A computed fold for a 119-nucleotide RNA from Puia dinghuensis, annotated as SAM riboswitch aptamer (S box leader). Rfam family: SAM riboswitch aptamer (S box leader). Its family is annotated with regulation of gene expression in the Gene Ontology. The sequence was found by an Rfam model in a public genome assembly. The model forms 97% of the base pairs in the Rfam consensus.
RNA sequence: CUCUUAUCAAGAAAGGCUGAGGGAAAUGGCCCUGCGAAGCCUUGACAACCUGCUGAUGCUAUAACAAGCUGAAAGUAAGGUGCCAACUCCAUCCCGAGGAAUAUCGGGACAGAUAAGUC
Numbered sequence: 001c002u003c004u005u006a007u008c009a010a011g012a013a014a015g016g017c018u019g020a021g022g023g024a025a026a027u028g029g030c031c032c033u034g035c036g037a038a039g040c041c042u043u044g045a046c047a048a049c050c051u052g053c054u055g056a057u058g059c060u061a062u063a064a065c066a067a068g069c070u071g072a073a074a075g076u077a078a079g080g081u082g083c084c085a086a087c088u089c090c091a092u093c094c095c096g097a098g099g100a101a102u103a104u105c106g107g108g109a110c111a112g113a114u115a116a117g118u119c
Stems, first nucleotide, its partner, number of pairs: 003117006013043005021032003026092004044084001046082001049080002051077004058069003088111001093108005
């Protein structure tokens, strides 16, 4: 970097270095920020995608057991990732509801993020 699937309304910050931007990209909003942005480091937390454990069931096995395999739901741990302002901050394209309307609301698409797999 390609593609596939799942999830995206919940959750969770302190310290150090540094010093002006940041919220993916474009446009428009709206926010955060010298009471310290982004980045890096340390520690801590959050979550539970992968993973480990418990384990129903089923299969094999046996005279019957044992033993082996399987491994639902749920729970548990936290090894691999991720993450710790605002719904993925909101809108943009399409459809619908609604309206006097550029208000508002719902659904979808596109894009993106993360995980697991994959070229």